[in-house]
RNA sequence: GGUCAGGUAGCUCAGUGGUAGAGCACCUGGUAUAUAUCCAGACGACCUGGGUUCAAAUCCCAGUCUGGUCA
Numbered sequence: 001g002g003u004c005a006g007g008u009a010g011c012u013c014a015g016u017g018g019u020a021g022a023g024c025a026c027c028u029g030g031u032a033u034a035u036a037u038c039c040a041g042a043c044g045a046c047c048u049g050g051g052u053u054c055a056a057a058u059c060c061c062a063g064u065c066u067g068g069u070c071a
Base pairs, nucleotide, nucleotide: 001070002069003068004067005066006065007064010024011023012022013021018054027041028040029039030038047063048062049061050060051059
């Protein structure tokens, strides 16, 4: 330098045009003799800019970052 894949919560990941979710972590409360068990709840995110559309995390373009591969 070419090419492919990817960027969603603190972490690991779903979500293929119509209400953004799960597990773990953190926080609060409850049960219990009980701290690292169990139960309930809360907090918290779509890489950036533009375009298409009634409507975009999702489709298109550009940028940026990460990884794989070829040279």
Molecule: transfer RNA
Organism: Russula ochroleuca